Predicted 3D model of a 400-nucleotide RNA (Bacterial RNase P class A) from Aureimonas fodinaquatilis. Its Rfam family is "Bacterial RNase P class A". It is annotated as a ribozyme. Rfam describes the family as follows. Ribonuclease P (RNase P) is a ubiquitous endoribonuclease, found in archaea, bacteria and eukarya as well as chloroplasts and mitochondria. It is recorded under the gene name rnpB. The source organism's lineage runs through Bacteria, Pseudomonadota, Hyphomicrobiales, Aurantimonadaceae and Aureimonas.
RNA sequence: CCAGUUGGCCGGGCGGCCGCUUCACGUCAAUGCCGAAAGGUGGCGGAAGAGGAAAGUCCGGGCUUCGCGGAGAAACGGUGCCGGGUAACGCCCGGCGAGGGUGACCUCAGGGAAAGUGCCACAGAAAGCAGACCGCCUUGAACCCGCUUGCGGGUUGUAAGGUAAGGGUGAAAGGGUGGGGUAAGAGCCCACCGCGUUUCUGGCAACAGAAAUGGCAAGGUAAACCCCACCGGAAGCAAGACCGAAUAGGAACGGCGUGGCAGCUUGCUGCCGGUCUUCUCCGGAUUAUGCCGUUCGGGUAGGUUGCUAGAGGCGCAGCGUAAGUUGCGUCCCAGAGGAAUGGUCGUCGCAUGGCCCCCGGGCCAUGGCACAGAACCCGGCUUAUAGGCCAACUGGCUCC
Numbered sequence: 001c002c003a004g005u006u007g008g009c010c011g012g013g014c015g016g017c018c019g020c021u022u023c024a025c026g027u028c029a030a031u032g033c034c035g036a037a038a039g040g041u042g043g044c045g046g047a048a049g050a051g052g053a054a055a056g057u058c059c060g061g062g063c064u065u066c067g068c069g070g071a072g073a074a075a076c077g078g079u080g081c082c083g084g085g086u087a088a089c090g091c092c093c094g095g096c097g098a099g100g101g102u103g104a105c106c107u108c109a110g111g112g113a114a115a116g117u118g119c120c121a122c123a124g125a126a127a128g129c130a131g132a133c134c135g136c137c138u139u140g141a142a143c144c145c146g147c148u149u150g151c152g153g154g155u156u157g158u159a160a161g162g163u164a165a166g167g168g169u170g171a172a173a174g175g176g177u178g179g180g181g182u183a184a185g186a187g188c189c190c191a192c193c194g195c196g197u198u199u200c201u202g203g204c205a206a207c208a209g210a211a212a213u214g215g216c217a218a219g220g221u222a223a224a225c226c227c228c229a230c231c232g233g234a235a236g237c238a239a240g241a242c243c244g245a246a247u248a249g250g251a252a253c254g255g256c257g258u259g260g261c262a263g264c265u266u267g268c269u270g271c272c273g274g275u276c277u278u279c280u281c282c283g284g285a286u287u288a289u290g291c292c293g294u295u296c297g298g299g300u301a302g303g304u305u306g307c308u309a310g311a312g313g314c315g316c317a318g319c320g321u322a323a324g325u326u327g328c329g330u331c332c333c334a335g336a337g338g339a340a341u342g343g344u345c346g347u348c349g350c351a352u353g354g355c356c357c358c359c360g361g362g363c364c365a366u367g368g369c370a371c372a373g374a375a376c377c378c379g380g381c382u383u384a385u386a387g388g389c390c391a392a393c394u395g396g397c398u399c400c
Base pairs, nucleotide, nucleotide: 001396002395003394004393005392006391007390008389009388010387012348013347014346015345016344017343018342020049021048022047023046025045026044027043028042032041033040034039051371055382056381058380059379060378061377062376063236064235065234066233076232077231078230079229080228081095082094083093084092085091096110097108098107099106100105111227112226116225117224118221119220120219133167134166135163136162137161138160139159140158141156142155143154144153145152146151147150175193176192177191178190179189180188194216195214196213197212198211199210200209201208202207240305241304242303243302250296251295252294253293254292255291256290259272260271261270262269263268264267273287274286275285276284312331313330314329315328316327317326318325319324349369350368351366352365353364354363355362356361357360
């Protein structure tokens, strides 16, 4: 210098003017104003005012309500190497194992397949108490050739059997390589490797190493059922708590009313009157459990609260490889309730485009400045992210 790996950080800067939100900060203004009430509200000045992901809402908690309280079981769901961290986790750290990379380093649903069940497409003869298609070998049969005349050799869409070495199929064919052995073969036997078992050694452990032994038995698949171990009550700030109208409905109390006349069968009938209907006539229907006031309680609208001081930030020190933890000091850092955190101008930085030339600088323009925006709060994970900075490390090239 080039190419990379890992970890961390920033993510437009500064200034002027005008706005917005919050404040139990100051000050001015009210015995004001709005509202039935609960409650809310102004001007000026000051202070503070989005993120590393505020996002997805995927895990884990706090908090709240519900289920009387506690224990257990079943079902269902989740997690799954070992050790540690943590309030907790499916997160993080450190190891182990397996795989990838020359390397720094990266990746992993990583318990159990000798408890049981299921499945293993296509291809292939055979895919699960394995299997004979080709090949190889043995013994026959038929035919041919030779002669030493009962033997040798050869051939076959041939018969019976042996064989998992070789070919072929497949993701996978019942250990691998080499030698012995055999009719040909085969863990049939042997050596090494692999695998299982036992013992020993190291390690908290996962696991690693060694020795002896077995003689291959035990294919794969559990993000298939299942088995084992551990964990899990449900719903969520629109949780919940408090205050609380008008109207309608509920309860209690009080007041007014339920027309007049006649008949009798004593609660009905007839006539008159009223209402349906603004007026007149005729006909019909209808003629009362109704209205008003006061008080009470529930709930709605509305209002207040929950609401941000917290598993909190920063610094230093101790412990720890680390995640982290402990101690001390210091700081207070948005709290809206359909949502404030903005607009504009100047300047600088960066980007893009154009022009100029002394070729690495200058000038001009930009309605260019990543992803994106709190909504009860924390710890994580995942996803998005222009551009830039720092540290450690790896590989290559060159120079001293």